[in-house]
Molecule: SAM riboswitch aptamer (S box leader)
Organism: Fusobacterium sp. FSA-380-WT-3A
RNA sequence: UAUCCAUCAAGAGAAACUGAGGGACUGGCCCUAUGAUGUUUCAGCAACCUACUUUGUAAAGUGUGGUGCUAAUUCCAUGUAGAUGGUUU
Repeated sequence: UAUCCAUCAAGAGAAACUGAGGGACUGGCCCUAUGAUGUUUCAGCAACCUACUUUGUAAAGUGUGGUGCUAAUUCCAUGUAGAUGGUUU
C1' cells in the first nucleotide's frame, strides 16, 4: 500500500506552551481570543487484540501490555465517503 471482517445513537478532560482556525470532502449547521490547532504531561473512558482469573469449552470478569477514544448520533444529509481495531499480503 492493498484484501477481508467487525464496530461507529453509550462512555470519558484538565494543565503547560503555542496563537487562528476547527468539526474527513461538498452543502448545511455548529465550536472557537471565556483560546481553534498542534506538542507534551497527567488523568479518564472503552474492551478490538493481548495477559491473567473464574467457570469448564463457551461465556463472564479484571484492566497487565499494544492500539483507539475523551463537544454535538461518524454533528446532520435519499450525497461522496471516512475513522478505529483485527486479519491476510